[in-house]
RNA sequence: UACGACAAAGGCAAACUUAUCGAAAGGUAAGGACGCAAAGCUAAGGACCUAAAACUCUCAUGAGUCAUGGUAGCCUAGUUACCGAAG
Numbered sequence: 001u002a003c004g005a006c007a008a009a010g011g012c013a014a015a016c017u018u019a020u021c022g023a024a025a026g027g028u029a030a031g032g033a034c035g036c037a038a039a040g041c042u043a044a045g046g047a048c049c050u051a052a053a054a055c056u057c058u059c060a061u062g063a064g065u066c067a068u069g070g071u072a073g074c075c076u077a078g079u080u081a082c083c084g085a086a087g
Stems, first nucleotide, its partner, number of pairs: 003084002011036002016031006034073001040079003044076003047071003054065004
């Protein structure tokens, strides 16, 4: 450098519940563990979720488009890092 053990020390925490923020998606905190060797960090490329505002249509209710909002526990990329058996 690479790799990842029924190793050791530790770490994170899905669903769900409660509180709270948010238009929503979703976030945060506590509880809780499905899992994770980067499930640490960065929305850069792709993918996916949402649609407040804006725009279009409609007499209107409403419908449609759209990220500037999100997901790093979807993939890629970048970046930092604990431990050390075997190959």

A computed fold for an 87-nucleotide RNA from Aquibacillus koreensis, annotated as c-di-GMP-I-GGC riboswitch aptamer. It was read from a public genome assembly, where an Rfam model found it. The source organism's lineage runs through Bacteria, Bacillota, Caryophanales, Bacillaceae and Aquibacillus.